Predicted 3D model of a 554-nucleotide part of an RNA (small-subunit ribosomal RNA, 5' domain) from a Myxococcales bacterium. The organism belongs to Myxococcales, within Bacteria. The prediction has a mean pLDDT of 82.
[in-house]
Context: one part of a larger RNA
RNA sequence: GAACGAACGCUGGCGGCGUGCUUAAGACAUGCAAGUCGAACGGUAAGGCUGGUCACCCUUCGGGGUGACUGGUACACGAGUGGCGCACGGGUGAGUAACGCGUGGGUAAUCUGCCUUCGGGUCUGGGACAACCCCGGGAAACUGGGGCUAAUACCGGAUAAGACCACGACAUCUCCGGAUGUUGAGGAAAAAGGUGGCCUCUUCUUGAAAGCUACCACCCGUCGAUGAGCCCGCGUCCUAUUAGCUUGUUGGUGAGGUAACGGCUCACCAAGGCGACGAUGGGUAACUGGUCUGAGAGGAUGAUCAGUCACACUGGAACUGAGACACGGUCCAGACUCCUACGGGAGGCAGCAGUCGGGAAUCUUGGGCAAUGGGCGAAAGCCUGACCCAGCAACGCCGCGUGAGGGAUGAAGGCCUUCGGGUCGUAAACCUCUGUCGGAAGGGAAGAACGGUAGCCGGUCGAAUAGGCCGGCAGCCUGACGGUACCUUCAAAGGAAGCACCGGCUAACUCCGUGCCAGCAGCCGCGGUAAUACGGAGGGUGCAAGCGUUGUUC
Repeated sequence: GAACGAACGCUGGCGGCGUGCUUAAGACAUGCAAGUCGAACGGUAAGGCUGGUCACCCUUCGGGGUGACUGGUACACGAGUGGCGCACGGGUGAGUAACGCGUGGGUAAUCUGCCUUCGGGUCUGGGACAACCCCGGGAAACUGGGGCUAAUACCGGAUAAGACCACGACAUCUCCGGAUGUUGAGGAAAAAGGUGGCCUCUUCUUGAAAGCUACCACCCGUCGAUGAGCCCGCGUCCUAUUAGCUUGUUGGUGAGGUAACGGCUCACCAAGGCGACGAUGGGUAACUGGUCUGAGAGGAUGAUCAGUCACACUGGAACUGAGACACGGUCCAGACUCCUACGGGAGGCAGCAGUCGGGAAUCUUGGGCAAUGGGCGAAAGCCUGACCCAGCAACGCCGCGUGAGGGAUGAAGGCCUUCGGGUCGUAAACCUCUGUCGGAAGGGAAGAACGGUAGCCGGUCGAAUAGGCCGGCAGCCUGACGGUACCUUCAAAGGAAGCACCGGCUAACUCCGUGCCAGCAGCCGCGGUAAUACGGAGGGUGCAAGCGUUGUUC
């Protein structure tokens, strides 16, 4: 000199864009943060719509309103079965010196829901369990028994192009281990329907059923995409005042296990494996793109943003699933907190706010799903503390303002003085203007694209002038921020300057007070009676809505 997630002191006008627990991975009151689908299903607790009976009130005597009881409908929908999601998104950095991360490869040792290409299919049966009803247990959390019932829930049978398994044949490639392709005869394994529409064909014939048709879903395979697992080369802090470490240890054979290779696990056999090119131990630490500094080399660092990893009160374990050994899932143990009828139960903010504590120190218990993105759904839509916004804080960067021109009798006053004067100083007053910001009034956005909608047009599937799907045109609907930005007008110089320093380094000097005292100080050093170094004042210098100090890095 530069920098900072800063803090402290004094001061403080506005705006834009960012940033904001670096400490206790300490403990947490309260609310919210993951649901959705009725176009899978049985249903109907509440609401809507629509009936009936009764009561009350009003009445134009037609009827209307309110309440109770009881139906229907399925507009909807609590709870339940079922599907998908909950493995994403969000937080934190405790652990980890490791194939954890970075980079480059390998997988002929692998998996991949939803999406996508292509191919083949979706036949026929059955028995349950919730909800519900009944009877119990318990203070509660919850739970036992009996009975009924549906499905895209569950379980049989059929079929099998291809896929899978084991055994052969041939060809190609090969890292010589094997892999791929073609083929032979065997083995074992699938499926589910829903919604809308129509009678072209069959049956009854008003219109329906089988059927046909469109869309969505389902099963088997296949190409891909995406995501993931595993392996390897190289790189990745300090310490030798840590020199030896290792028994599933190192290798083999066989078996088990996994999506998959492998001591991953097990039985047996051999005695290996690593190490001064630093093993093992100890300490510290998430890693990277980056960030800061520097001419660079390098050094330091890893907040925000982005990628990877790890963790979710502490330790352990598996279940479900395409994917977890799972932050707002389960089980066990522990510590802590809470409820209890003392028998037993409940909980996990390192999600967003917020509280206490710790600390020099770090924000609102806000608004909205309008946009972007995500989950579910055919869709409308619902959910979304992701996100978008607003609030607080000069915490940072950037921009703007606190007026402009004229104005000498060089006013008053302050300070200094050699008493002549000098200086603050064109500074003020005063005159003429301007209107940024702030204030008031009026107007007032972009961000909106999708998507939806009984219109019109075209295409496609189709027996079809049903219907569905796709595309285009026109109108209409959708904004938290926000009556915000911005624009115009009005009044008015009015509301808006401080902080540090002035001995040298280092830009800036005099007076008074003090008298080695009080004090200053980054280094040198000042102060003991004229101190440009202490304190005050006047003046000056530097930066400026900031200025200094402290801390840390280069």